[in-house]
RNA sequence: CUGAAAAAUGUCAAAUUUUCUCGUAUAAUGUCGGGGAUAUGGCCCGGAAGUAUCUACCCAAAGACCGUAAAUUUUUGGACUACGAGUAAGCCCGCACGAAAG
Numbered sequence: 001c002u003g004a005a006a007a008a009u010g011u012c013a014a015a016u017u018u019u020c021u022c023g024u025a026u027a028a029u030g031u032c033g034g035g036g037a038u039a040u041g042g043c044c045c046g047g048a049a050g051u052a053u054c055u056a057c058c059c060a061a062a063g064a065c066c067g068u069a070a071a072u073u074u075u076u077g078g079a080c081u082a083c084g085a086g087u088a089a090g091c092c093c094g095c096a097c098g099a100a101a102g
Base pairs, nucleotide, nucleotide: 005019006018007017008016009015020086021085022084023083024082025081026056029049031047032046033045034044035043041066042065050057058078059077060076061075062074063073064072097102
């Protein structure tokens, strides 16, 4: 700094549930091992860490970098999961009931 519209259940009450909004967690992150590709390439598998936290730990785009080697890297956009809180309204007009309030 930023948010929110609908439905179902109900003793049509309180409220609950689902979607929805926000917050917290985590940075959709860093790390280790094994294998693999090589400028028309830059991947695959597994382990542990990270959260008073279960799960997840990926995808895409645009670049950079590596002169053939074993190693990648930056930026942007996009989720799920756990827990907590919240919105779902107000006003006006019309109609029905009512003496009126409603």
Predicted 3D model of a 102-nucleotide RNA (Purine riboswitch aptamer) from Paenibacillus doosanensis.
Its Rfam family is "Purine riboswitch aptamer". The literature on the family includes a 2003 paper in Cell by Mandal et al., "Riboswitches Control Fundamental Biochemical Pathways in Bacillus subtilis and Other Bacteria". About the family: Riboswitches are metabolite binding domains within certain messenger RNAs that serve as precision sensors for their corresponding targets. Allosteric rearrangement of mRNA structure is mediated by ligand binding, and this results in modulation of gene expression.
Taxonomically the source falls in Paenibacillus (Bacteria, Bacillota, Bacilli, Paenibacillaceae).
Its mean pLDDT, the model's own confidence on a scale to 100, is 77.
The model forms 95% of the base pairs in the Rfam consensus.